[in-house]
């Protein structure tokens, strides 16, 4: 150069045919214990990798970027 896949909570990762953004772990606060751990309850926490387009309506389609991987020359 060229051409493929991936970026969603701190961290792994789902997310169906475009239609309210979700689990596990962890993090907090309660309960249980003399205490710790384990267990139960409850709750906080997102610019869906930027940036435009399409659309009544994007995590999701479509063009660019930007990072991370692999192939090919």
């Nucleotide at each position: 150069a060229g051409g493929c896949c991936c970026a969603u909570a701190a961290c792994u990762c789902a997310g169906u045919u475009g239609g309210u953004a979700g689990a596990g772990u962890g993090g907090u606060u309660g309960c249980c214990u003399u205490a710790c751990a384990a267990g139960c309850a409850a709750u906080a926490a997102g610019u869906c990798a930027u940036c435009g387009g399409u659309u009544c309506g994007a995590g999701u389609c479509c063009g660019a970027u930007u990072g991370g991987g692999c192939c090919u020359a």
RNAcentral holds the sequence, with entries from ENA.
Predicted 3D model of a 73-nucleotide RNA (transfer RNA) from Ulva ohnoi.
Its Rfam family is "tRNA".
Model confidence (mean pLDDT): 81 of 100.
The same sequence occurs in records of 16 taxa.